[in-house]
RNA sequence: GGCGCAGGCCGGGUGACCGCGUCGGCUGCGCAGUUCAAAUCGAGCUGGGCAGCUGCCGAGGAAAGUCCGGACACCGAAGGGCAGGACGCUGGGGAAAUCCCAGGGGGCGAAAGCCGACGGAAAGUGGAACAGAAAGCAGACCGCCUGCGGAGCGUUUCCGGAAGCUCCGCAGGUAAGGGUGAAACGGUGGGGUAAGAGCCCACCAGCGCCGUGGUGACACGGCGGCUCGUCAAACCCCGUCCGGUGCAAGGUGAAGCAGAUCCCGCUGACGCGGCCCGCCGAGGGAUCGGGUACACCGCUCGAGCCGUGAGGCAACUCCCGGCCUAGAGGGAUGGUCACCCUCGACAGAAUCCGGCUUACAGGCCUGCUACGGAG
Numbered sequence: 001g002g003c004g005c006a007g008g009c010c011g012g013g014u015g016a017c018c019g020c021g022u023c024g025g026c027u028g029c030g031c032a033g034u035u036c037a038a039a040u041c042g043a044g045c046u047g048g049g050c051a052g053c054u055g056c057c058g059a060g061g062a063a064a065g066u067c068c069g070g071a072c073a074c075c076g077a078a079g080g081g082c083a084g085g086a087c088g089c090u091g092g093g094g095a096a097a098u099c100c101c102a103g104g105g106g107g108c109g110a111a112a113g114c115c116g117a118c119g120g121a122a123a124g125u126g127g128a129a130c131a132g133a134a135a136g137c138a139g140a141c142c143g144c145c146u147g148c149g150g151a152g153c154g155u156u157u158c159c160g161g162a163a164g165c166u167c168c169g170c171a172g173g174u175a176a177g178g179g180u181g182a183a184a185c186g187g188u189g190g191g192g193u194a195a196g197a198g199c200c201c202a203c204c205a206g207c208g209c210c211g212u213g214g215u216g217a218c219a220c221g222g223c224g225g226c227u228c229g230u231c232a233a234a235c236c237c238c239g240u241c242c243g244g245u246g247c248a249a250g251g252u253g254a255a256g257c258a259g260a261u262c263c264c265g266c267u268g269a270c271g272c273g274g275c276c277c278g279c280c281g282a283g284g285g286a287u288c289g290g291g292u293a294c295a296c297c298g299c300u301c302g303a304g305c306c307g308u309g310a311g312g313c314a315a316c317u318c319c320c321g322g323c324c325u326a327g328a329g330g331g332a333u334g335g336u337c338a339c340c341c342u343c344g345a346c347a348g349a350a351u352c353c354g355g356c357u358u359a360c361a362g363g364c365c366u367g368c369u370a371c372g373g374a375g
Base pairs, nucleotide, nucleotide: 001371004368005367006366007365008364009363010362012340013339014338015337016336017335018334020058021057023055024054025053026052027051028050029049031047032046033045034044035043036042060346064357065356067355068354069353070352071351072246073245074244075243079277080276081275082274084242085241086240087239088238089103090102091101092100093099104118106115107114108113119237120236124235125234126231127230141178142177143174144173145172146171147170148169149168150167151166152165153164186204187203188202189201190200191199205227207224208223209222210221211220212219213218250297251296252295253294259288260287261286262285263284264283271279304323305322306321307320309318310317311316341344
């Protein structure tokens, strides 16, 4: 230098004018309450409302998808069991999690590094298309080998003819080789054999036991008997966890209205949501009709953000200091102009928080691998 890999950050900038929203201040107007004064006019304070002026602040890294986990709120003791669902290597972090970090093992890559539902297949049930002889108490298509029977050839001219060779048929052996397949009952080499075969041996893989190291997943070494296939995001088994509904939760105030019919219910309805048990104890449901759809709380100070330091490989935790950073409800966060640049993507809060996933023009920074160049 720059290919590649990993991590982090930014997401047009500046100025002027106009506009919108929350909150605060000032002024004005009118209202309510209260105090003083009182014959009356009035004055002060408080509260909220409207209008004007003014000040601060005013979307995101994903505010998104709503896929996980919580906080919070309500529901009947959130009690038991069944069913159902989610997850699944080890250690740590975290409020928790289908989250994060570190590690083990497997796969990919030349490397940096990347990827994962990564428990159990000698508990049981089951699946494996096509091809192939055979796909799970395996299997003989070609090939190889043995035996028997037949035919032919066959050893110098004729006759007989052993061994041997070739072919065909029958019976058997074999899993080395070929062929099929995603996968063929351990792999490679040697011995052995009629040909072969863990039949025997060495190494490797796998299994079991022991030892050492490690918190552990595991790793390494030794010994043993010789071989046990694959699929559990198939049923299933084992272990852990899970009550339901979501801020339109839920609460307060104000206003308004009109009931009618039917059904269920102390022989226990409704309430709990798939079922049962247990609990509670008097109302509940459907259809039609009538009224209202206003204000306030919840509501934004929180597992908060920033900086420094300490511990830790890291995730993260702790100490100290500083900061307040949208809170609407017909729902604000915008527009115009000027200048500059690399000419601007994906997209916008609605109870809040932690994650994951998805979308994204362009730019910046740091570390590392391999390669090339220079000293």